About this RNA: The prediction has a mean pLDDT of 82. A computed fold for a 105-nucleotide RNA from Planomicrobium sp. CPCC 101110, annotated as SAM riboswitch aptamer (S box leader).

[in-house]
RNA sequence: AACUUAUCAAGAGAGACUGAGGGACAGGCCCGUCGACGUCCAGCAACCAUCAUUUUUUGUGAGAGGUGCUAAUUCCUGCAGAGGAUUUCCUCUGAGAGAUAAGAU
Numbered sequence: 001a002a003c004u005u006a007u008c009a010a011g012a013g014a015g016a017c018u019g020a021g022g023g024a025c026a027g028g029c030c031c032g033u034c035g036a037c038g039u040c041c042a043g044c045a046a047c048c049a050u051c052a053u054u055u056u057u058u059g060u061g062a063g064a065g066g067u068g069c070u071a072a073u074u075c076c077u078g079c080a081g082a083g084g085a086u087u088u089c090c091u092c093u094g095a096g097a098g099a100u101a102a103g104a105u
Stems, first nucleotide, its partner, number of pairs: 001105001003103006013041001015040003021031003025078004042070003046067003050062004074097001079094006
């Protein structure tokens, strides 16, 4: 780097340092010198692992070992179908894209 599987409506600081952009991309809409983003500490608990338990197919719980995560539903939409409403709007389902974990190439 592409591939497979699973999940994405919950959760997470009035801390320290830094200093101008950031929220993947496009269109919106937001956050940001009342200090965003990033790093450290702190915290959360999604996956794997460990331990305990169980109906031992699998589920539940524990803490926090490996990754991860800590504004807004993955912030909304971005393509298709269905339904409702009737001035082009709303709702649902699925896909696509994205993120994370595990696996193997």